Context: one part of a larger RNA
RNA sequence: CCAUGUCGGAGGAACUCGGCAAAAUGACCCCGUAACUUCGGGAGAAGGGGUGCUCUCCUCUUGAUUAGGAAAGCGGCAAAGACCAGGGGGUAGCGACUGUUUAUUAAAAACAUAGGACUCUGCUAAGUGGUAACAUGAUGUAUAGAGUCUGACACCUGCCCGGUGCUGGAAGGUCGGAAGAAGAAGUGUGAUAAGCUUUGAAUGGAAGCCCCGGUAAACGGCGGCAGUAACUCUAACUGUCCUAAGGUAGCGAAAUUCCUUGUCGCAUAAGUAGCGACCUGCACGAAUGGUGUAACGACUGCCCCGCUGUCUCCGACAUUGACCCG
Repeated sequence: CCAUGUCGGAGGAACUCGGCAAAAUGACCCCGUAACUUCGGGAGAAGGGGUGCUCUCCUCUUGAUUAGGAAAGCGGCAAAGACCAGGGGGUAGCGACUGUUUAUUAAAAACAUAGGACUCUGCUAAGUGGUAACAUGAUGUAUAGAGUCUGACACCUGCCCGGUGCUGGAAGGUCGGAAGAAGAAGUGUGAUAAGCUUUGAAUGGAAGCCCCGGUAAACGGCGGCAGUAACUCUAACUGUCCUAAGGUAGCGAAAUUCCUUGUCGCAUAAGUAGCGACCUGCACGAAUGGUGUAACGACUGCCCCGCUGUCUCCGACAUUGACCCG
């Protein structure tokens, strides 16, 4: 010096990306227990007090104890005497929750979930595997099965069908093959004709596409420029251009805000962090769900109490190794 431990004056997070690590808490009994809440919880909330041994009694009871209560005494710094054995509180984000996941750097806010919605499917079902037979779905039958999206619960879920999908449409347009009218040419005949061959293309004609509707919890989308109020500012108001329609409710410097350490407030002596507001949303926004939310979380941010060698600032000791001497 390394590793693993033990102890430490004064201070107590000043350490650090961050209390990482360590310390502290810890059992049982009694008292006591807030906001909030889906009334179940939160809760072991928090915060207090007690605990040994000896002897004598009391209550209930037994085969015997345990359990509860009372008095007197005993020696210790210390009685859950060692071991074992929750630190706690506040606030915000995300995800409702229990669960699942990258065997071998990620356990999470990712996946799943109950619940919600849409679409398909009438049974030889749709869907899936297979060239097929067949199997599965299912020894099920629309309160069933399959697919997609969302993700408990509460309050809600606005406008747009122009584009792309999906879906409906006995009309019309376009389009394939078979067949093939009129006409033309050739052949046929002594010459016509019939017949035959070639050409020709009217006619014919399903789906699709065009066309006409519907449909956004289908894929998706949800404006600009000017002017205007009796200080100023602002613009409820007006004009105009464009659009399929111009973003409603709610939220908002946010896991989204570039400028940005925005501005104001709280907290600190000091706060690019945090929380509460404002709204100028570069570039939130309603099942690609919006906003809340009790409970829950080895999730993430911030604050406080306790606690400590994390630190000021290091020291001593124990046991290994390295190392030194022999």
The prediction has a mean pLDDT of 85.
A computed fold for a 326-nucleotide part of an RNA from Dioscorea cayenensis subsp. rotundata, annotated as large-subunit ribosomal RNA, domain IV.
Rfam family: Bacterial large subunit ribosomal RNA.
NCBI's taxonomy places the organism under Eukaryota, Streptophyta, Dioscoreaceae, Dioscorea, Dioscorea cayenensis.